[in-house]
RNA sequence: ACACGAUAAAGGCAAACUUAUUGAAAGAUAAGGACGCAAAGCUACAGGCCUAAUGGUUAUAUGGACCUAGGGCGGCUGAGUUGCCGAA
Repeated sequence: ACACGAUAAAGGCAAACUUAUUGAAAGAUAAGGACGCAAAGCUACAGGCCUAAUGGUUAUAUGGACCUAGGGCGGCUGAGUUGCCGAA
């Protein structure tokens, strides 16, 4: 240095759920709360997943159904990038 990851040390993050705000929704943010996490830090580049406002199609037509991401999820996987500690 690379790989690896302890019942180590020091710290870190925070699922579900609740409340508030925000958003059409998915979701996000803040506080509480801990299921878990060695990248559960960051980037939607590839795949995947969620939503369907807008736009489009449709007809049983104020409504409905279907398609659609330019909206999201990094705590789904890969990739890129940065980084703490050091037993075997």

c-di-GMP-I riboswitch aptamer from Paenibacillus thalictri, 88 nucleotides, folded computationally. The sequence is in RNAcentral, with records from Rfam. The model forms 95% of the base pairs in the Rfam consensus. Its Rfam family is "c-di-GMP-I riboswitch aptamer". About the family: GEMM was predicted in a large-scale screen for bacterial structured RNA regulatory elements.